[in-house]
SAH (S-adenosyl-L-homocysteine) riboswitch aptamer from Methylocaldum marinum, 83 nucleotides, folded computationally. The source organism's lineage runs through Bacteria, Pseudomonadati, Gammaproteobacteria, Methylococcales and Methylocaldum. Model confidence (mean pLDDT): 77 of 100. RNAcentral holds the sequence, with entries from Rfam. Its Rfam family is "SAH (S-adenosyl-L-homocysteine) riboswitch aptamer". On this family, see Wang et al., Mol Cell 2008: "Riboswitches that sense S-adenosylhomocysteine and activate genes involved in coenzyme recycling".
RNA sequence: UUCAUCGAGGAGCGUUGCGACGGGGGUUCUUCGCCCCGCCAGGCUCGGUGAGGUGUUUUCAAGUACAACGGCGCUCGAUUCAC
Numbered sequence: 001u002u003c004a005u006c007g008a009g010g011a012g013c014g015u016u017g018c019g020a021c022g023g024g025g026g027u028u029c030u031u032c033g034c035c036c037c038g039c040c041a042g043g044c045u046c047g048g049u050g051a052g053g054u055g056u057u058u059u060c061a062a063g064u065a066c067a068a069c070g071g072c073g074c075u076c077g078a079u080u081c082a083c
Stems, first nucleotide, its partner, number of pairs: 001052009010076006018043001021038005042069001
């Protein structure tokens, strides 16, 4: 750093629908680009695990401390302050 998976970032309801995904159409040797429908607001960040890639001693390891965000509307919870 890539992919997969698990956990955390308090919770619920409604709503819009970009990407991804599924289906259909179209182009086409085939695929993609395009259109329509469906689904869709943890897809982001942090951490664990597994499998890869790359780099490297200005690495690596240990210890300590600790998050920042998440369309719109409503509701609840927790904490703090004021009345």